Record summary
Predicted 3D model of RNase P RNA and transfer RNA as a complex of 541 nucleotides. It holds a member of the Rfam family "Bacterial RNase P class A". Rfam classes the family as a ribozyme. Rfam describes the family as follows. Ribonuclease P (RNase P) is a ubiquitous endoribonuclease, found in archaea, bacteria and eukarya as well as chloroplasts and mitochondria.
RNA sequence: CAGGUCGGCCAGGCGGUCGCGCUCCGCGCUAUGCGCGGGGUGAGGAAAGUCCGGGCUCCACAGGGCACGGUGCUGGGUAACACCCAGGCGGGGUAACCCGACGGAUAGGGCCACAGAAACAGACCGCCGGGCUGGAGGGAUGGGAAAGUGGAUGGAACCGAUGGCACCUACAGUGCCUGGAUACCCAUCCACGGUACCGGCCAACCAGCCCGGUAAGGGUGAAAAGGUGGUGUAAGAGACCACCGGCGUCCGGGGUGACCCGGGCGGCCAGGCAACCCCCACCGGGAGCAAGGCCAAGCAGGGGCGACGUGGGGGCAACCCCUGUGGUUGCCUCCACACGGGGCGGCCCGUCCCGUCCGAGCCCCGGGUGGGCCGCUUGAGGCGGCGGGCAACCGCCGUCCCAGAGAGAUGACCGCCACUCCGGCCUCCGGGCCGGGGGACAGAACCCGGCUUAUCGGCCGGCCUGGAGC
RNA sequence: UGGGGGCUCGUCUAACGGUAGGACAGCGGACUCUGGAUCCGUAUGUGGGGGUUCGAAUCCUCCGCCCCCAG
Repeated sequence: CAGGUCGGCCAGGCGGUCGCGCUCCGCGCUAUGCGCGGGGUGAGGAAAGUCCGGGCUCCACAGGGCACGGUGCUGGGUAACACCCAGGCGGGGUAACCCGACGGAUAGGGCCACAGAAACAGACCGCCGGGCUGGAGGGAUGGGAAAGUGGAUGGAACCGAUGGCACCUACAGUGCCUGGAUACCCAUCCACGGUACCGGCCAACCAGCCCGGUAAGGGUGAAAAGGUGGUGUAAGAGACCACCGGCGUCCGGGGUGACCCGGGCGGCCAGGCAACCCCCACCGGGAGCAAGGCCAAGCAGGGGCGACGUGGGGGCAACCCCUGUGGUUGCCUCCACACGGGGCGGCCCGUCCCGUCCGAGCCCCGGGUGGGCCGCUUGAGGCGGCGGGCAACCGCCGUCCCAGAGAGAUGACCGCCACUCCGGCCUCCGGGCCGGGGGACAGAACCCGGCUUAUCGGCCGGCCUGGAGC
Repeated sequence: UGGGGGCUCGUCUAACGGUAGGACAGCGGACUCUGGAUCCGUAUGUGGGGGUUCGAAUCCUCCGCCCCCAG
RNA backbone atom coordinates (compact mmCIF):
# COMPACT_ATOMS: atom_id res chain seq x y z
C1' C A 1 0.00 0.00 0.00
C1' A A 2 -3.85 -3.58 -1.29
C1' G A 3 -7.33 -7.15 0.31
C1' G A 4 -9.82 -9.23 4.47
C1' U A 5 -11.74 -9.83 9.48
C1' C A 6 -13.54 -8.22 14.28
C1' G A 7 -15.04 -4.47 17.76
C1' G A 8 -16.53 0.48 19.27
C1' C A 9 -18.64 5.34 18.11
C1' C A 10 -21.50 9.29 15.31
C1' A A 11 -26.39 9.84 12.96
C1' G A 12 -24.11 16.89 10.58
C1' G A 13 -22.68 21.76 13.35
C1' C A 14 -23.63 27.16 14.19
C1' G A 15 -26.93 31.38 13.56
C1' G A 16 -31.73 33.63 12.20
C1' U A 17 -37.26 33.69 11.25
C1' C A 18 -42.04 31.34 11.92
C1' G A 19 -44.40 27.28 14.60
C1' C A 20 -45.68 22.69 18.32
C1' G A 21 -46.20 19.44 23.32
C1' C A 22 -45.38 19.51 28.66
C1' U A 23 -44.16 22.37 32.85
C1' C A 24 -42.93 26.70 36.19
C1' C A 25 -43.46 32.04 37.28
C1' G A 26 -46.04 36.74 36.48
C1' C A 27 -50.28 39.49 34.59
C1' G A 28 -55.31 39.85 32.53
C1' C A 29 -60.20 37.81 31.71
C1' U A 30 -66.33 35.88 30.59
C1' A A 31 -61.64 31.53 35.46
C1' U A 32 -61.19 23.07 36.76
C1' G A 33 -60.33 27.19 31.33
C1' C A 34 -58.33 30.72 27.85
C1' G A 35 -54.95 34.63 26.24
C1' C A 36 -50.26 37.40 26.63
C1' G A 37 -45.03 37.79 28.35
C1' G A 38 -40.77 35.24 30.29
C1' G A 39 -37.89 30.72 31.95
C1' G A 40 -36.91 25.36 31.71
C1' U A 41 -37.37 20.96 28.84
C1' G A 42 -38.64 17.89 24.54
C1' A A 43 -37.28 10.71 20.50
C1' G A 44 -33.97 6.22 18.83
C1' G A 45 -29.98 2.97 17.64
C1' A A 46 -33.36 0.84 16.32
C1' A A 47 -38.51 4.27 19.73
C1' A A 48 -40.13 -0.82 14.78
C1' G A 49 -41.62 -6.35 14.58
C1' U A 50 -44.27 -7.90 19.24
C1' C A 51 -40.30 -12.92 18.65
C1' C A 52 -38.37 -14.25 23.77
C1' G A 53 -37.52 -12.90 29.10
C1' G A 54 -38.74 -10.01 33.47
C1' G A 55 -40.69 -5.93 36.65
C1' C A 56 -45.53 -3.98 37.94
C1' U A 57 -51.01 -4.81 38.65
C1' C A 58 -55.35 -7.87 39.38
C1' C A 59 -57.09 -12.74 39.83
C1' A A 60 -56.04 -16.59 46.36
C1' C A 61 -50.88 -16.73 49.42
C1' A A 62 -49.57 -18.74 43.00
C1' G A 63 -50.53 -25.13 45.64
C1' G A 64 -50.04 -30.89 43.79
C1' G A 65 -50.76 -34.40 39.63
C1' C A 66 -52.01 -35.30 34.46
C1' A A 67 -52.32 -32.95 29.90
C1' C A 68 -50.14 -29.00 26.98
C1' G A 69 -46.19 -25.70 25.61
C1' G A 70 -41.05 -24.38 25.64
C1' U A 71 -35.71 -25.10 26.15
C1' G A 72 -31.70 -28.74 24.96
C1' C A 73 -22.90 -29.55 24.71
C1' U A 74 -20.37 -27.66 29.58
C1' G A 75 -19.30 -23.91 33.24
C1' G A 76 -20.43 -19.00 34.53
C1' G A 77 -23.29 -14.07 34.30
C1' U A 78 -28.24 -12.23 35.25
C1' A A 79 -34.31 -10.31 38.14
C1' A A 80 -34.99 -13.72 34.04
C1' C A 81 -34.29 -15.54 29.09
C1' A A 82 -34.57 -18.90 23.29
C1' C A 83 -29.80 -13.43 25.67
C1' C A 84 -24.45 -12.62 26.90
C1' C A 85 -19.28 -14.38 28.26
C1' A A 86 -15.59 -18.25 28.57
C1' G A 87 -14.60 -23.20 27.20
C1' G A 88 -15.49 -28.19 24.58
C1' C A 89 -16.85 -30.70 20.06
C1' G A 90 -18.16 -30.49 14.75
C1' G A 91 -17.90 -27.66 10.03
C1' G A 92 -15.76 -23.56 6.75
C1' G A 93 -11.45 -20.37 5.77
C1' U A 94 -4.02 -19.94 3.98
C1' A A 95 -4.97 -16.97 8.34
C1' A A 96 -7.25 -13.30 11.50
C1' C A 97 -11.83 -15.19 12.27
C1' C A 98 -16.77 -17.06 11.32
C1' C A 99 -21.00 -20.64 11.67
C1' G A 100 -23.74 -24.58 14.52
C1' A A 101 -32.04 -26.00 17.39
C1' C A 102 -25.01 -29.27 19.39
C1' G A 103 -29.27 -34.58 24.60
C1' G A 104 -31.01 -39.73 23.06
C1' A A 105 -31.62 -43.75 16.65
C1' U A 106 -29.36 -51.38 20.93
C1' A A 107 -36.71 -47.89 25.09
C1' G A 108 -40.57 -48.22 21.49
C1' G A 109 -43.63 -46.74 17.20
C1' G A 110 -43.53 -44.42 12.33
C1' C A 111 -41.38 -42.73 7.52
C1' C A 112 -37.43 -43.29 3.60
C1' A A 113 -41.32 -41.30 -3.11
C1' C A 114 -39.08 -43.01 -8.01
C1' A A 115 -35.37 -46.42 -9.20
C1' G A 116 -33.46 -50.87 -7.33
C1' A A 117 -33.07 -57.82 -5.78
C1' A A 118 -33.12 -55.35 -1.21
C1' A A 119 -34.24 -48.96 2.40
C1' C A 120 -32.67 -52.89 7.35
C1' A A 121 -32.11 -57.09 6.78
C1' G A 122 -32.46 -58.98 1.26
C1' A A 123 -30.87 -62.04 -3.50
C1' C A 124 -32.09 -59.67 -9.95
C1' C A 125 -27.69 -60.65 -12.74
C1' G A 126 -23.23 -62.94 -11.39
C1' C A 127 -20.13 -66.89 -8.61
C1' C A 128 -20.33 -71.92 -6.30
C1' G A 129 -22.38 -76.97 -4.71
C1' G A 130 -26.20 -80.81 -5.39
C1' G A 131 -30.42 -83.11 -8.03
C1' C A 132 -33.61 -83.94 -12.41
C1' U A 133 -34.44 -83.54 -17.75
C1' G A 134 -32.48 -82.83 -22.60
C1' G A 135 -28.31 -82.34 -25.96
C1' A A 136 -23.22 -83.25 -27.35
C1' G A 137 -19.58 -86.89 -26.25
C1' G A 138 -13.40 -88.49 -24.68
C1' G A 139 -10.51 -92.71 -22.37
C1' A A 140 -9.73 -97.58 -20.43
C1' U A 141 -12.44 -102.11 -19.44
C1' G A 142 -16.27 -106.37 -19.31
C1' G A 143 -19.99 -108.54 -22.35
C1' G A 144 -21.15 -108.81 -27.31
C1' A A 145 -24.56 -109.49 -31.82
C1' A A 146 -28.65 -109.73 -35.61
C1' A A 147 -29.27 -108.90 -40.58
C1' G A 148 -26.48 -108.35 -44.88
C1' U A 149 -22.27 -109.04 -48.20
C1' G A 150 -18.08 -111.96 -49.53
C1' G A 151 -15.40 -116.53 -48.93
C1' A A 152 -14.58 -121.69 -47.39
C1' U A 153 -16.48 -126.53 -46.14
C1' G A 154 -20.45 -129.82 -45.94
C1' G A 155 -25.32 -131.59 -47.29
C1' A A 156 -30.96 -133.60 -48.08
C1' A A 157 -34.32 -133.62 -51.98
C1' C A 158 -34.80 -133.02 -57.10
C1' C A 159 -32.36 -133.88 -61.48
C1' G A 160 -28.88 -136.92 -63.74
C1' A A 161 -24.27 -136.59 -68.57
C1' U A 162 -21.04 -140.86 -69.19
C1' G A 163 -20.05 -145.76 -68.41
C1' G A 164 -21.04 -150.77 -66.59
C1' C A 165 -24.30 -155.05 -65.32
C1' A A 166 -29.05 -157.71 -65.55
C1' C A 167 -33.78 -158.79 -68.32
C1' C A 168 -34.05 -158.91 -73.78
C1' U A 169 -31.15 -161.95 -79.83
C1' A A 170 -30.34 -156.88 -80.79
C1' C A 171 -32.34 -151.86 -80.77
C1' A A 172 -35.66 -149.55 -77.75
C1' G A 173 -37.31 -149.81 -72.89
C1' U A 174 -37.05 -151.03 -67.65
C1' G A 175 -34.27 -152.03 -63.19
C1' C A 176 -29.68 -151.82 -60.44
C1' C A 177 -24.85 -149.76 -59.99
C1' U A 178 -21.12 -146.02 -61.07
C1' G A 179 -20.81 -140.82 -61.10
C1' G A 180 -22.32 -135.88 -60.06
C1' A A 181 -19.31 -129.74 -62.99
C1' U A 182 -21.44 -124.64 -62.43
C1' A A 183 -25.45 -121.98 -60.29
C1' C A 184 -29.47 -122.01 -56.68
C1' C A 185 -30.91 -123.79 -51.53
C1' C A 186 -29.53 -125.23 -46.51
C1' A A 187 -26.02 -125.83 -42.48
C1' U A 188 -21.40 -124.68 -40.25
C1' C A 189 -17.12 -121.72 -40.11
C1' C A 190 -14.31 -117.35 -41.47
C1' A A 191 -13.97 -111.97 -42.85
C1' C A 192 -16.33 -106.86 -42.61
C1' G A 193 -15.82 -106.89 -36.60
C1' G A 194 -14.41 -107.56 -30.94
C1' U A 195 -17.65 -103.35 -35.41
C1' A A 196 -22.66 -101.76 -33.87
C1' C A 197 -24.75 -102.17 -29.15
C1' C A 198 -25.08 -103.03 -23.72
C1' G A 199 -23.13 -102.58 -18.45
C1' G A 200 -20.58 -100.17 -14.81
C1' C A 201 -15.73 -96.95 -14.07
C1' C A 202 -12.60 -92.39 -14.81
C1' A A 203 -12.28 -87.33 -16.65
C1' A A 204 -15.28 -83.47 -18.44
C1' C A 205 -19.03 -79.71 -21.69
C1' C A 206 -23.75 -77.08 -22.88
C1' A A 207 -29.00 -75.71 -22.01
C1' G A 208 -33.45 -75.61 -18.93
C1' C A 209 -35.81 -76.37 -14.16
C1' C A 210 -35.56 -77.20 -8.80
C1' C A 211 -33.01 -77.02 -3.93
C1' G A 212 -29.11 -74.71 -1.31
C1' G A 213 -24.63 -71.55 -0.26
C1' U A 214 -22.56 -66.47 -0.99
C1' A A 215 -22.46 -61.00 -0.23
C1' A A 216 -16.40 -60.22 -3.06
C1' G A 217 -18.27 -58.04 -8.38
C1' G A 218 -22.38 -55.52 -11.63
C1' G A 219 -26.35 -52.26 -11.83
C1' U A 220 -30.15 -48.54 -8.84
C1' G A 221 -30.33 -44.62 -5.52
C1' A A 222 -29.69 -38.92 -1.64
C1' A A 223 -28.33 -43.11 1.19
C1' A A 224 -26.46 -50.29 0.16
C1' A A 225 -24.00 -53.55 5.33
C1' G A 226 -16.04 -50.39 7.49
C1' G A 227 -11.20 -49.51 3.93
C1' U A 228 -6.50 -51.79 1.83
C1' G A 229 -3.63 -56.22 1.46
C1' G A 230 -3.40 -61.34 2.64
C1' U A 231 -5.01 -66.23 4.57
C1' G A 232 -8.91 -69.25 3.66
C1' U A 233 -12.96 -71.50 0.79
C1' A A 234 -16.89 -75.27 -3.57
C1' A A 235 -17.55 -69.99 -4.24
C1' G A 236 -17.21 -66.37 -0.76
C1' A A 237 -17.49 -63.47 3.61
C1' G A 238 -14.23 -59.81 9.87
C1' A A 239 -14.74 -66.40 8.95
C1' C A 240 -9.48 -65.39 10.31
C1' C A 241 -4.78 -62.17 10.25
C1' A A 242 -1.87 -57.28 9.71
C1' C A 243 -2.36 -52.00 9.32
C1' C A 244 -5.80 -47.84 9.20
C1' G A 245 -10.64 -45.59 10.50
C1' G A 246 -14.87 -45.81 13.73
C1' C A 247 -17.95 -47.86 18.09
C1' G A 248 -18.71 -49.89 23.03
C1' U A 249 -16.57 -50.94 27.67
C1' C A 250 -12.77 -51.04 31.55
C1' C A 251 -8.38 -48.93 33.73
C1' G A 252 -4.78 -44.84 34.47
C1' G A 253 -3.86 -39.47 33.96
C1' G A 254 -5.62 -34.10 33.18
C1' G A 255 -10.00 -30.80 33.73
C1' U A 256 -15.39 -28.03 38.30
C1' G A 257 -17.46 -29.92 33.71
C1' A A 258 -18.49 -30.67 28.45
C1' C A 259 -14.31 -33.27 26.99
C1' C A 260 -9.12 -34.59 26.02
C1' C A 261 -4.59 -37.99 26.28
C1' G A 262 -2.62 -43.03 26.89
C1' G A 263 -3.35 -48.33 27.47
C1' G A 264 -6.18 -53.04 27.70
C1' C A 265 -10.42 -55.89 26.20
C1' G A 266 -14.67 -56.84 23.15
C1' G A 267 -15.95 -56.90 18.27
C1' C A 268 -17.05 -55.20 13.25
C1' C A 269 -24.41 -55.97 16.64
C1' A A 270 -25.22 -53.69 11.48
C1' G A 271 -28.02 -46.75 7.53
C1' G A 272 -30.70 -41.94 7.84
C1' C A 273 -34.78 -38.72 9.89
C1' A A 274 -36.30 -36.85 16.74
C1' A A 275 -37.11 -28.45 13.29
C1' C A 276 -42.20 -36.91 13.00
C1' C A 277 -44.41 -39.13 17.46
C1' C A 278 -41.62 -40.34 21.52
C1' C A 279 -37.81 -41.01 25.84
C1' C A 280 -34.64 -38.18 29.29
C1' A A 281 -33.33 -33.56 31.99
C1' C A 282 -34.86 -28.69 33.19
C1' C A 283 -38.45 -24.58 32.95
C1' G A 284 -43.52 -22.58 32.57
C1' G A 285 -50.55 -20.63 36.94
C1' G A 286 -53.73 -16.96 33.88
C1' A A 287 -54.49 -12.14 31.98
C1' G A 288 -52.60 -7.71 30.57
C1' C A 289 -51.72 -0.16 31.95
C1' A A 290 -58.00 -0.68 27.42
C1' A A 291 -53.81 -4.20 34.00
C1' G A 292 -55.79 -1.97 38.33
C1' G A 293 -57.54 1.84 42.09
C1' C A 294 -60.28 6.42 43.53
C1' C A 295 -63.79 10.51 42.64
C1' A A 296 -67.77 12.90 40.06
C1' A A 297 -72.03 12.67 36.87
C1' G A 298 -76.07 9.90 34.78
C1' C A 299 -79.78 5.70 34.19
C1' A A 300 -85.18 1.96 34.13
C1' G A 301 -85.88 -1.77 34.24
C1' G A 302 -87.72 -6.50 31.99
C1' G A 303 -87.32 -11.84 30.73
C1' G A 304 -85.08 -16.79 31.15
C1' C A 305 -81.98 -20.68 33.51
C1' G A 306 -80.66 -21.84 38.40
C1' A A 307 -78.62 -25.56 43.90
C1' C A 308 -86.54 -26.90 45.93
C1' G A 309 -81.02 -28.76 51.37
C1' U A 310 -80.03 -32.21 55.90
C1' G A 311 -78.29 -32.64 60.95
C1' G A 312 -76.46 -30.42 65.47
C1' G A 313 -75.15 -26.26 69.15
C1' G A 314 -76.33 -21.23 71.09
C1' G A 315 -79.60 -16.85 71.50
C1' C A 316 -84.36 -14.11 70.95
C1' A A 317 -89.73 -13.93 70.27
C1' A A 318 -94.64 -16.11 70.22
C1' C A 319 -97.74 -20.21 71.59
C1' C A 320 -98.99 -25.03 74.48
C1' C A 321 -99.56 -27.52 79.55
C1' C A 322 -97.68 -32.05 82.52
C1' U A 323 -94.42 -25.61 85.11
C1' G A 324 -89.61 -28.84 83.43
C1' U A 325 -82.33 -28.96 82.43
C1' G A 326 -90.04 -29.34 78.71
C1' G A 327 -92.33 -29.16 73.71
C1' U A 328 -93.84 -26.71 68.88
C1' U A 329 -93.23 -22.75 65.33
C1' G A 330 -90.59 -18.52 63.39
C1' C A 331 -86.17 -15.44 63.11
C1' C A 332 -80.78 -14.53 63.93
C1' U A 333 -76.07 -16.77 64.36
C1' C A 334 -72.20 -20.73 64.45
C1' C A 335 -70.43 -25.70 62.99
C1' A A 336 -70.47 -30.20 59.98
C1' C A 337 -72.14 -32.58 55.58
C1' A A 338 -74.63 -32.35 50.72
C1' C A 339 -75.58 -29.44 46.44
C1' G A 340 -74.88 -24.98 43.16
C1' G A 341 -71.71 -21.02 41.60
C1' G A 342 -67.17 -18.07 41.43
C1' G A 343 -61.58 -17.38 41.92
C1' C A 344 -60.18 -21.65 38.07
C1' G A 345 -58.50 -20.52 32.03
C1' G A 346 -57.96 -28.29 29.20
C1' C A 347 -59.10 -32.00 33.31
C1' C A 348 -58.73 -33.99 38.40
C1' C A 349 -57.39 -33.04 43.47
C1' G A 350 -56.80 -29.51 47.13
C1' U A 351 -58.08 -24.76 49.02
C1' C A 352 -60.67 -19.91 49.65
C1' C A 353 -65.12 -17.11 49.02
C1' C A 354 -70.42 -16.60 48.04
C1' G A 355 -75.10 -18.90 48.03
C1' U A 356 -79.25 -22.88 48.53
C1' C A 357 -85.93 -19.92 46.57
C1' C A 358 -86.59 -12.85 50.13
C1' G A 359 -82.02 -17.25 45.57
C1' A A 360 -75.39 -16.75 44.49
C1' G A 361 -74.16 -16.85 39.62
C1' C A 362 -74.94 -17.05 34.30
C1' C A 363 -77.52 -15.67 29.60
C1' C A 364 -80.70 -12.35 26.55
C1' C A 365 -83.21 -7.58 25.67
C1' G A 366 -83.31 -2.50 27.14
C1' G A 367 -81.15 2.18 29.56
C1' G A 368 -76.96 5.66 31.17
C1' U A 369 -71.92 7.67 30.90
C1' G A 370 -67.88 8.07 27.67
C1' G A 371 -65.53 13.49 32.54
C1' G A 372 -61.42 14.07 36.18
C1' C A 373 -57.32 12.12 39.37
C1' C A 374 -53.80 8.23 40.49
C1' G A 375 -50.97 4.23 38.25
C1' C A 376 -46.87 7.68 35.23
C1' U A 377 -41.85 7.77 34.89
C1' U A 378 -36.13 7.68 40.37
C1' G A 379 -35.00 3.30 37.29
C1' A A 380 -32.28 -4.26 37.35
C1' G A 381 -31.12 4.43 35.55
C1' G A 382 -26.94 7.60 33.10
C1' C A 383 -21.81 9.41 33.68
C1' G A 384 -16.93 9.32 36.19
C1' G A 385 -13.35 6.94 39.46
C1' C A 386 -11.47 2.73 42.30
C1' G A 387 -11.55 -2.54 43.18
C1' G A 388 -12.70 -8.00 41.85
C1' G A 389 -13.11 -11.24 37.49
C1' C A 390 -9.84 -14.01 31.21
C1' A A 391 -14.71 -12.07 30.08
C1' A A 392 -19.97 -11.39 30.38
C1' C A 393 -20.68 -8.95 34.76
C1' C A 394 -20.45 -7.51 39.90
C1' G A 395 -19.23 -4.37 44.35
C1' C A 396 -18.09 0.43 46.56
C1' C A 397 -17.71 5.81 46.26
C1' G A 398 -18.92 10.43 43.94
C1' U A 399 -22.11 13.03 40.77
C1' C A 400 -26.57 13.98 37.58
C1' C A 401 -32.18 13.98 36.85
C1' C A 402 -32.63 13.19 31.20
C1' A A 403 -40.12 13.46 27.13
C1' G A 404 -44.36 12.02 29.99
C1' A A 405 -48.62 13.81 25.78
C1' G A 406 -53.67 11.28 26.04
C1' A A 407 -55.91 10.32 18.92
C1' G A 408 -50.90 11.77 20.28
C1' A A 409 -45.99 17.72 20.23
C1' U A 410 -39.93 17.73 18.73
C1' G A 411 -41.30 20.68 12.29
C1' A A 412 -40.56 24.11 7.99
C1' C A 413 -37.67 27.88 5.50
C1' C A 414 -33.08 30.84 4.85
C1' G A 415 -27.65 31.81 5.40
C1' C A 416 -22.60 30.05 6.52
C1' C A 417 -19.31 25.95 7.48
C1' A A 418 -18.00 20.64 7.28
C1' C A 419 -18.82 15.69 4.31
C1' U A 420 -19.76 13.50 -0.39
C1' C A 421 -21.12 12.86 -5.87
C1' C A 422 -21.30 14.95 -10.96
C1' G A 423 -19.67 18.68 -14.68
C1' G A 424 -16.30 22.65 -16.12
C1' C A 425 -11.69 25.53 -15.45
C1' C A 426 -6.76 26.05 -13.30
C1' U A 427 -2.44 23.42 -11.37
C1' C A 428 3.72 23.92 -8.55
C1' C A 429 -0.07 17.06 -9.58
C1' G A 430 -0.42 17.62 -3.16
C1' G A 431 -4.80 19.97 -4.77
C1' G A 432 -7.64 24.57 -5.50
C1' C A 433 -11.86 27.49 -7.61
C1' C A 434 -16.89 27.81 -9.80
C1' G A 435 -21.82 25.69 -10.75
C1' G A 436 -25.40 21.87 -9.67
C1' G A 437 -27.07 17.64 -6.66
C1' G A 438 -27.32 14.30 -2.07
C1' G A 439 -27.78 13.20 3.44
C1' A A 440 -30.81 7.40 5.22
C1' C A 441 -34.00 4.07 8.23
C1' A A 442 -37.57 5.76 10.91
C1' G A 443 -40.77 8.43 15.37
C1' A A 444 -41.83 7.41 22.43
C1' A A 445 -47.55 6.04 24.63
C1' C A 446 -46.50 1.42 31.70
C1' C A 447 -41.23 0.35 32.24
C1' C A 448 -36.81 -2.55 31.55
C1' G A 449 -33.13 -6.67 29.55
C1' G A 450 -32.39 -9.18 24.87
C1' C A 451 -33.10 -11.02 19.80
C1' U A 452 -34.48 -9.96 14.84
C1' U A 453 -35.41 -6.71 10.88
C1' A A 454 -34.68 -1.53 8.28
C1' U A 455 -30.71 2.14 7.68
C1' C A 456 -27.42 7.63 2.86
C1' G A 457 -22.93 7.79 4.84
C1' G A 458 -18.69 8.81 8.07
C1' C A 459 -14.83 8.20 12.07
C1' C A 460 -11.51 5.31 15.40
C1' G A 461 -8.99 0.94 16.99
C1' G A 462 -7.22 -4.45 17.28
C1' C A 463 -5.80 -8.57 14.30
C1' C A 464 -4.68 -11.61 9.66
C1' U A 465 -2.86 -12.46 4.54
C1' G A 466 -0.10 -10.71 0.27
C1' G A 467 3.33 -7.17 -1.99
C1' A A 468 7.10 -3.23 -1.82
C1' G A 469 10.82 -0.13 0.66
C1' C A 470 14.25 0.83 4.81
C1' U B 1 -52.08 0.32 22.21
C1' G B 2 -52.78 -4.82 23.28
C1' G B 3 -54.53 -9.73 21.71
C1' G B 4 -55.86 -13.44 17.82
C1' G B 5 -56.30 -15.60 12.77
C1' G B 6 -55.02 -16.24 7.52
C1' C B 7 -51.99 -15.98 2.71
C1' U B 8 -52.08 -21.96 -3.27
C1' C B 9 -53.23 -19.95 -11.16
C1' G B 10 -57.15 -13.89 -12.82
C1' U B 11 -61.35 -15.95 -9.07
C1' C B 12 -63.15 -20.03 -5.81
C1' U B 13 -61.02 -24.19 -3.78
C1' A B 14 -58.05 -29.56 -3.25
C1' A B 15 -53.35 -31.88 -2.11
C1' C B 16 -50.37 -38.70 4.53
C1' G B 17 -43.01 -34.62 3.53
C1' G B 18 -42.54 -37.55 -2.73
C1' U B 19 -44.84 -35.10 -10.55
C1' A B 20 -49.16 -28.97 -7.22
C1' G B 21 -55.18 -31.25 -9.09
C1' G B 22 -60.28 -29.46 -10.24
C1' A B 23 -64.15 -25.81 -11.57
C1' C B 24 -65.11 -20.99 -13.68
C1' A B 25 -62.70 -17.22 -16.42
C1' G B 26 -58.62 -16.40 -20.63
C1' C B 27 -56.34 -17.89 -25.46
C1' G B 28 -56.25 -21.05 -30.02
C1' G B 29 -58.99 -24.50 -33.10
C1' A B 30 -63.54 -27.29 -34.73
C1' C B 31 -68.98 -26.78 -35.51
C1' U B 32 -72.20 -22.21 -37.52
C1' C B 33 -73.92 -17.57 -42.54
C1' U B 34 -72.50 -15.03 -37.56
C1' G B 35 -72.79 -15.16 -32.21
C1' G B 36 -74.04 -18.25 -28.02
C1' A B 37 -74.10 -23.25 -26.32
C1' U B 38 -71.11 -27.75 -27.20
C1' C B 39 -66.39 -30.44 -28.31
C1' C B 40 -60.87 -30.55 -28.57
C1' G B 41 -56.29 -28.39 -27.26
C1' U B 42 -53.29 -24.87 -24.45
C1' A B 43 -50.89 -21.19 -20.99
C1' U B 44 -50.94 -19.62 -15.99
C1' G B 45 -49.94 -20.53 -9.32
C1' U B 46 -47.76 -22.30 -3.44
C1' G B 47 -46.51 -13.93 -0.45
C1' G B 48 -40.63 -13.19 0.06
C1' G B 49 -35.67 -14.71 2.42
C1' G B 50 -33.03 -18.39 5.28
C1' G B 51 -32.78 -23.24 7.61
C1' U B 52 -34.00 -28.91 8.77
C1' U B 53 -34.35 -33.02 5.20
C1' C B 54 -32.14 -37.06 -0.16
C1' G B 55 -36.54 -34.13 -1.13
C1' A B 56 -40.69 -28.49 1.66
C1' A B 57 -47.07 -25.68 -0.48
C1' U B 58 -46.64 -28.78 4.01
C1' C B 59 -41.86 -28.67 9.44
C1' C B 60 -38.87 -24.44 11.97
C1' U B 61 -37.42 -19.30 11.78
C1' C B 62 -37.18 -13.98 10.13
C1' C B 63 -39.79 -10.44 7.25
C1' G B 64 -44.21 -8.58 4.12
C1' C B 65 -49.46 -8.14 3.33
C1' C B 66 -54.64 -8.86 4.64
C1' C B 67 -58.64 -9.75 8.14
C1' C B 68 -60.94 -10.04 13.07
C1' C B 69 -61.51 -8.83 18.47
C1' A B 70 -60.97 -5.66 23.01
C1' G B 71 -63.10 0.77 26.29